[in-house]
């Protein structure tokens, strides 16, 4: 180095302004946001100048977490469910680049909620570090 066990820390953002109304951050106009891992023709850096290495790049491509359902067990594990993209350009090659126009977002509460409040000082994909063992 590799693998195993244990352990610590970290681990989600967002309705401005206006309309209607008795009442709406829930409706309407409009505004705003994008978890984690992978992929990757982006961008940056380094030198040994090589299709080199390092970092970086997708809400809607692949996988995955929260929520919900079933079983198990009695707080874990297994299974299920689960939202959304096209067009044009460049090119050998792009659902990832550039441009344009779209679309999507658990449950409970409440005037119908991706954005408020709540379960949640919870859980969590995972990220970084430490210890012991293996070799």
């Nucleotide at each position: 180095a590799u693998g195993a066990u244990c352990u610590u820390u970290c681990g989600g953002g967002g309705c401005a302004g206006g309309g209607u109304g008795a009442a709406a951050a829930u409706c309407c106009c409009g505004a705003c946001c994008g978890g984690c891992g992978g992929u990757g023709a982006u961008g940056a850096g380094u030198c040994u100048u090589g299709c080199a290495c390092u970092c970086u790049a997708a809400g809607u491509c692949c996988g995955u977490g929260a929520c919900c359902c079933g079983c198990u067990u009695c707080u874990u594990g297994c299974g299920g469910u689960g939202g959304a993209u096209u067009c044009a350009g460049u090119g050998a090659g792009a659902u990832u680049c550039u441009g344009a126009a779209g679309c999507c977002g658990a449950c409970a509460g409440u005037a119908u909620a991706g954005u408020c409040u709540g379960g949640a000082u919870g859980g969590g994909a995972g990220a970084a570090g430490g210890a012991u063992c293996u070799g």